[in-house]
This is a predicted structure of a 90-nucleotide RNA (c-di-GMP-I riboswitch aptamer) from an uncultured Anaerolineales bacterium. It was read from a public genome assembly, where an Rfam model found it. The model forms 95% of the base pairs in the Rfam consensus.
């Protein structure tokens, strides 16, 4: 120093639920609050997933309404990958 993770010290994030906000949704912020996490930092490159505002395409009873597709939208706590990082037991 790399790998690699202790029933170690030190700190650190915080799922659900519930309130308030933002959004068309998924979802996100913030407060509460711990189910969990050794990267659950951070980045949507790939793959998955979730969504469908708007576009586009098809009915129809046509200022619209329903149906379908689509991501540019979301998930980094879903997987690879990239990238920084804090401590040292075996």
């Nucleotide at each position: 120093g790399u790998c690699c993770g202790a029933u170690a010290a030190a700190g650190g994030c915080a799922a659900a639920c519930c309130c308030g906000g933002c959004g068309a949704a998924a979802g996100c912020c913030g407060g509460c609050g711990a189910c969990g996490c050794a990267a659950a930092g951070c980045c949507a490159u790939g793959g998955a997933u979730c969504u469908a505002c708007a576009g586009c395409c098809a009915g129809c009873c046509u200022u619209g309404c329903u149906g379908g597709c689509c991501a540019g939208g979301a998930u980094a706590g879903c997987c690879a990958g990239g990238u920084u990082a804090c401590c040292g037991a075996a």
Model confidence (mean pLDDT): 89 of 100.